[in-house]
Molecule: RNase P RNA; transfer RNA
Organism: marine eukaryotic metagenome
RNA sequence: GUAGGUCGGACGGCCGCGCCGUAAAGGUGAGGAAAGUCCAGGCUCCGUAGAGCAGGAUGCUGAGGGCAACCUCAGAUAGCUUAUUAGCUAUGGAAAGUGCCACAGAAAACAUACCGCCCACCGCUCAUUGAAGAGCAGGGGCAAGGGUGAAAAGGUGGGGUAAGAGCCCACCGGCGGAAGGGUGACCUUCCGGCCAGGCAAACCCCGUCCGGAGCAAGACCAAAUAGGAGGAGAAGGAAGCUGCUCGCUGACUCCUCGGGUAGGUCGCAAAGAUAAAUGGUCGUCACCAGCCCGAAAGGCUGGUACAGAACCUGGCUUAUAGACCUACCUU
RNA sequence: GCGAGAUAGCUCAGGCGGUCAGAGCGUCGGAUUCAUAACCCGGAGGUCGAGAGUUCGAGUCUCUCUCUCGC
Repeated sequence: GUAGGUCGGACGGCCGCGCCGUAAAGGUGAGGAAAGUCCAGGCUCCGUAGAGCAGGAUGCUGAGGGCAACCUCAGAUAGCUUAUUAGCUAUGGAAAGUGCCACAGAAAACAUACCGCCCACCGCUCAUUGAAGAGCAGGGGCAAGGGUGAAAAGGUGGGGUAAGAGCCCACCGGCGGAAGGGUGACCUUCCGGCCAGGCAAACCCCGUCCGGAGCAAGACCAAAUAGGAGGAGAAGGAAGCUGCUCGCUGACUCCUCGGGUAGGUCGCAAAGAUAAAUGGUCGUCACCAGCCCGAAAGGCUGGUACAGAACCUGGCUUAUAGACCUACCUU
Repeated sequence: GCGAGAUAGCUCAGGCGGUCAGAGCGUCGGAUUCAUAACCCGGAGGUCGAGAGUUCGAGUCUCUCUCUCGC
């Protein structure tokens, strides 16, 4: 340095806080991430014959763990890196279909021609005629070279040709088929026809999986006021002004029941429900920084990361001073 | 616990990847006016919240983080 793992100041005194406990005594009281809420599950309620569509998640192979998310180990293919018998990164399908590939460029995918190359063929000019020729580049042929671009229609070499070209051949890459090996991803060999751009963290296709909402879930107890149901009383006068009579106003009063609200309890825990405790200080020791001291020893001062439970659990991601352990590498 | 968003000083478009970084208000300069305002003309001002990744190429697609808002 790389990879993996562990710890996350220790002990004691005093004061204080939450919870349990009638009270006292006493007991107990943050984390590896309690965080983000990115996944999955438990739990609770609702929904649900079965199947499909839509939507979402996920994706190399094999084995193992796990309910699942996810994790571990071993491998496959491709790319990158001289710490190289290694390390890191990526991962279904581009030959089902659709879409996109700006600018530049001839052309960005039913190919095409700016510069360029060529004159076999047609044409034109010249020459020669018994026949053969030389030139031009209008038609035409070509895609080797240049140039553009992130990417240019297989690559390299040879043959071939007017010039060229998988046009032909060898090797390599890719595709299809067969055989063999491997549980498999995949690999090897042979044969064939000659060639097929990239993007799926674009739509999509294929395989696998998936009901919805969330502790403000939900369960129980249950005021006051208003309203409801039932019963009783009441125009033969309720209630009020007003203690009584008269008068005036003019329709309620009482009891019971049930639902819902406030509130409470449970859900709820070997921390714990409430806007919310888990702290402060002193002493000794450990580590770090600064200062004193010529140095050492020693002394003084300050500090010790990230952070902080809120129904619970498993994972992922992110933050984290410093210390320790293991393996490998370098000096 | 659940959902939405972040683009100029302010309010917002752009979301289908490219020559797409825009609009209105504001601000600056000019013109007009005796002067000011309004109208007119011109300009400046942006790491598209941050960091990685996919891609030839990211404001846009994917992941992580930060902040804000709503239920």